Small-subunit ribosomal RNA, 5' domain from a metagenome, 514 nucleotides, folded computationally.
Context: one part of a larger RNA
RNA sequence: GAAGCGGUUGUUUCAAUCUUCGGAGAGAAAGAGCCGUGGAUAGUGGCGAAAGGGUGAGUAACGCGUGGGUAACCUGCCCCUGAGUUGGGGACAACGUCUGGAAACGGGCGCUAAUACCGAAUACGGUACGCCGUCGCAUGGCGGCGAUAUUAAAGGUGGGGAUUCUUCGGAACCUGCCGCUUUGGGAGGGACCCGCGUCCCAUCAGUUUGUUGGUAGGGUAACGGCCUACCAAGGCUUACGGGUAGCCGGCCUGAGAGGGUGAUCGGCCACACUGGGACUGAGACACUGCCCAGACUCCUACGGGAGGCUGCAGUCGAGGAUCAUUCGCAAUGCGCGAAAGCGUGACGAUGCGACGCUGCGUGGAGGAUGAAGGCUUUCGGGUUGUAAACUCCUGUCAUGAGGGAAAAGCCGCACGAAUGUUAAUAACAUUUGUGCCCGAUGGUACCUCAAGAGGAAGCGACGGCUAACUCUGUGCCAGCAGCCGCGGUAAUACAGAGGUCGCUAGCGUUGUUC
Numbered sequence: 001g002a003a004g005c006g007g008u009u010g011u012u013u014c015a016a017u018c019u020u021c022g023g024a025g026a027g028a029a030a031g032a033g034c035c036g037u038g039g040a041u042a043g044u045g046g047c048g049a050a051a052g053g054g055u056g057a058g059u060a061a062c063g064c065g066u067g068g069g070u071a072a073c074c075u076g077c078c079c080c081u082g083a084g085u086u087g088g089g090g091a092c093a094a095c096g097u098c099u100g101g102a103a104a105c106g107g108g109c110g111c112u113a114a115u116a117c118c119g120a121a122u123a124c125g126g127u128a129c130g131c132c133g134u135c136g137c138a139u140g141g142c143g144g145c146g147a148u149a150u151u152a153a154a155g156g157u158g159g160g161g162a163u164u165c166u167u168c169g170g171a172a173c174c175u176g177c178c179g180c181u182u183u184g185g186g187a188g189g190g191a192c193c194c195g196c197g198u199c200c201c202a203u204c205a206g207u208u209u210g211u212u213g214g215u216a217g218g219g220u221a222a223c224g225g226c227c228u229a230c231c232a233a234g235g236c237u238u239a240c241g242g243g244u245a246g247c248c249g250g251c252c253u254g255a256g257a258g259g260g261u262g263a264u265c266g267g268c269c270a271c272a273c274u275g276g277g278a279c280u281g282a283g284a285c286a287c288u289g290c291c292c293a294g295a296c297u298c299c300u301a302c303g304g305g306a307g308g309c310u311g312c313a314g315u316c317g318a319g320g321a322u323c324a325u326u327c328g329c330a331a332u333g334c335g336c337g338a339a340a341g342c343g344u345g346a347c348g349a350u351g352c353g354a355c356g357c358u359g360c361g362u363g364g365a366g367g368a369u370g371a372a373g374g375c376u377u378u379c380g381g382g383u384u385g386u387a388a389a390c391u392c393c394u395g396u397c398a399u400g401a402g403g404g405a406a407a408a409g410c411c412g413c414a415c416g417a418a419u420g421u422u423a424a425u426a427a428c429a430u431u432u433g434u435g436c437c438c439g440a441u442g443g444u445a446c447c448u449c450a451a452g453a454g455g456a457a458g459c460g461a462c463g464g465c466u467a468a469c470u471c472u473g474u475g476c477c478a479g480c481a482g483c484c485g486c487g488g489u490a491a492u493a494c495a496g497a498g499g500u501c502g503c504u505a506g507c508g509u510u511g512u513u514c
Base pairs, nucleotide, nucleotide: 004037005036006035007034008033009032011030012029013028014027017024018023054271055270056269063198064197065196066195067194068193069192070191073190074189075188078186079185080184082182083181084180085179086120088118089117095110096109097108098107099106100105125151126150127149128148129146130145131144132143133142134141135140155178156177157176158175159174160173163172164171165170199243200242201241206236207235208234211233212232213231214230215229216228217227218226246268247267248266249265250261251260252259253258273294274293275292276291277290296307297306298305299304324350326349327348328347332346333344334343335342336341363393364392365391366390373384374383375382376381397455399450400449401448402447403446407441412436413435414434415433416432417431418430419429420428458503459502460501461500462499463484464483465482469498470497471496472495473494479486480485
């Protein structure tokens, strides 16, 4: 936070009608207060946006890990603590009007508020300076005293009734809560420094000039060649150079020692189209901020403009290869807010993929003239094999029907109680009792009923390593193969079949690691 529109409550005026003649008064109009809407995805201001999320390009480095140091440092919000919060001023948006431009975006004039901006006052304190005391680990730290100099602030929102003022709205006053300024401390966070550890190459042996140190100054939150001037001539040496690589907790493997690795989850670092730079801020040199340069893409009225998915989904390309442009803020967490609440592709969920792990099912019990068929045979038989048929059962999963969760307790609202604060039985805060409200997943999980063995088994191997053997075909051919090696007419090693062995919603191959 205007006009306009709607609702509601007073006031004033007009007035049908009624009247006990006092008055009441449907309805209408004007103006006022409040609420909503509107303008508005507005604008000013505060806080956040430096968190959360992604990726591993760079980096062999105090980057990381581990252990220390800062007497050389910073810290918004949060907690504790002392003091203060006085009195003024001028603007700029929005808005109105004029106007430029294709657009992006502007320009002139005029009005206005603030916790926006700027002076002034005050200074318990802080900082600078000097002195004293005390302590330490060298520079020094801490405390006290002194005069001078310098240094602050902003209001908002509830409640109260004794008094004062009043434009009758309220204000002064008292008080609660949220803020603001300043001081000291804390917590958490960050910064810097150091010891040790951290891949390969010597077919890289010398390297370095702000380089190494000093003095002075600048700069920083802070030490420091961090930077500058001057002076000295030092410094390093598996340095320097090249290649590769984010590091760790961990993970895989292994009896261990070790070796390999750094997906998911957690910690740290680095990056944000490529390169550079600063601004704001407590914090950035800032993924979805700004400026410059470059490459690329898009718009254009050719004057000029816009953009950055290594956020979540999704598209294209590349590839041997990797999912939904789904639901919800109900929970957890974060930001803002007094709160209600708002925001949140963080997160919670669902979907897709046998990619992995785990569980379950594809039936159970009985059933020998050991049926038929297959395979084999020494033609007697053997084997498939209780396997099947057949008999009696069960009902997991799937199907249909009915009921139906936990995850949710906060917060808030209503009615009470106690305590604190206070002048106060207002208000507010805390605790507590009762009731109400709130679920994306989801009518899902789960439970009950119905029917019915019905809808549900494959893959590899069978010479040795290595569990598991025969027949036929083939004839150094066709082929197999991880190694040894098989195959040239009786192949347990090729191909098919029967049988057997192994694993099982998987099995085998390939790649990779130990």

It matches the Rfam family "Bacterial small subunit ribosomal RNA". Model confidence (mean pLDDT): 81 of 100.